[in-house]
Predicted 3D model of a 73-nucleotide RNA (transfer RNA) from a Clostridiales bacterium. The sequence was found in a public genome assembly. It matches the Rfam family "tRNA". Rfam's curators write: Transfer RNA (tRNA) molecules are approximately 80 nucleotides in length. By type it is a transfer RNA. Its mean pLDDT, the model's own confidence on a scale to 100, is 80.
RNA sequence: GCUUCCGUGGCUCAGCUGGUAGAGCGACGCAUUCGUAAUGCGUAGGUCAGGGGUUCGAAUCCCCUCGGGAGCU
Numbered sequence: 001g002c003u004u005c006c007g008u009g010g011c012u013c014a015g016c017u018g019g020u021a022g023a024g025c026g027a028c029g030c031a032u033u034c035g036u037a038a039u040g041c042g043u044a045g046g047u048c049a050g051g052g053g054u055u056c057g058a059a060u061c062c063c064c065u066c067g068g069g070a071g072c073u
Base pairs, nucleotide, nucleotide: 001072002071003070004069005068006067007066010025011024012023013022019056027043028042029041030040031039049065050064051063052062053061
């Protein structure tokens, strides 16, 4: 330099054929307990890597850039 894959809450990852962003773990609160753990219920937390385009509508499609992995030279 070229090809390809990936980037979504603090972490690990879903998100189908474009139609209101979710789970588990973690954090916090409440219940339970003499107390803690465990358990149950609830709450908060996301510019979906960044910018632009297409579209009535984009995490999803297209282009560019950034970061990471793999392969080739």